[in-house]
Context: one part of a larger RNA
RNA sequence: CGUAAGAGAUUUGAAGGGAGCUGUCCUUAGUACGAGAGGACCGGGAUGGACAGACCUCUGGUGCACCAGUUGUCCUGCCAAGGGCAUAGCUGGGUAGCUACGUCUGGACGAGAUAAACGCUGAAAGCAUCUAAGCGUGAAACUCCCCCUAAGAUAAGAUCUCUGCUCUAUACGAGCUAAGGGCCCAUGUAGACUACAUGGUUGAUAGGCCAGAGGUGGAAGCGCGGCAACGCGUGCAGCUGACUGGUACUAAUCGCCCGAUAG
Numbered sequence: 001c002g003u004a005a006g007a008g009a010u011u012u013g014a015a016g017g018g019a020g021c022u023g024u025c026c027u028u029a030g031u032a033c034g035a036g037a038g039g040a041c042c043g044g045g046a047u048g049g050a051c052a053g054a055c056c057u058c059u060g061g062u063g064c065a066c067c068a069g070u071u072g073u074c075c076u077g078c079c080a081a082g083g084g085c086a087u088a089g090c091u092g093g094g095u096a097g098c099u100a101c102g103u104c105u106g107g108a109c110g111a112g113a114u115a116a117a118c119g120c121u122g123a124a125a126g127c128a129u130c131u132a133a134g135c136g137u138g139a140a141a142c143u144c145c146c147c148c149u150a151a152g153a154u155a156a157g158a159u160c161u162c163u164g165c166u167c168u169a170u171a172c173g174a175g176c177u178a179a180g181g182g183c184c185c186a187u188g189u190a191g192a193c194u195a196c197a198u199g200g201u202u203g204a205u206a207g208g209c210c211a212g213a214g215g216u217g218g219a220a221g222c223g224c225g226g227c228a229a230c231g232c233g234u235g236c237a238g239c240u241g242a243c244u245g246g247u248a249c250u251a252a253u254c255g256c257c258c259g260a261u262a263g
Stems, first nucleotide, its partner, number of pairs: 001152001005163007015149004021049007033038001051106005059100004066093005071086006110144003117137004164176004168171001180258004184200005205251003208247005214240003221234005
C1' cells in the first nucleotide's frame, strides 16, 4: 500500500514444511517343518539404542551485586571488627535463570490408489493363457491420517461484535470527533532494533518495605573456660541477587495525536 467504510476478536485451510529409524527378550512353541542337527511364518506382550521436541520436579553443571573459610599487603589512630587490591586473590558451598549428564513425550494405528509379484474370469487361437475387455491381493516408497506455518491464497475467504455529525455543497472536497488505535511512561512471560505481552492511580507494572521460601552454616557484642592458639554459651544465630505472597511509600503525572464510504 492492497484486501472498495473504519475497527476489535475468533477462525477456515489453498499451499508449504516437519516427522518417517531400529535392536533384544518373553509368548505362541521346542509347535509347523526336519531322519537328526536344528528350527519358523502369522499373531500377542515387554524393554532398549540412536534421533527429535518440550521442560527444570528429581540428579548434576553454571551461577562476576548470595553465604562462609583463608594468605599477603595497604587503610579505617590502636585492640577488636571491617574495607581496598592481588585471575572473581585463593578455597568450600549455592537461590532464580540458562542448561544435560536429568525428566517427559514422539515415530504409531488406520485409510486410499499402486510397484515388483501373486491371482479370478477370459477370448483373439473350440485347447491353453493374470490381459486383449473386465475384476482382485499386494510395500518403510506415493496421497491422506499426526505436528508446525499459513488469506499478499491479489481467486486477498468466513463468523461474531462495535462505530456519525458539521460546513461549503460542483467533489475522489474540507473539518470534528466515535468505535478503536498510537505517542509517552512502569516493565518482562518477549526481545539485536522493531515487534510481542502485562500494567499505567477505578493501579500491584517495577523499585522499596513486610512476611515467607531457598542458600550459607552458627554473626557482632557480651559472658564463661583456657598461659595462649582457641573453644563453649547467648542462638539452627547472623547475613542473604534474581523466587512466592502482601503492602501505594517511590515511579507509571498531566496530556497530545490519529481515526468513519462506494453502489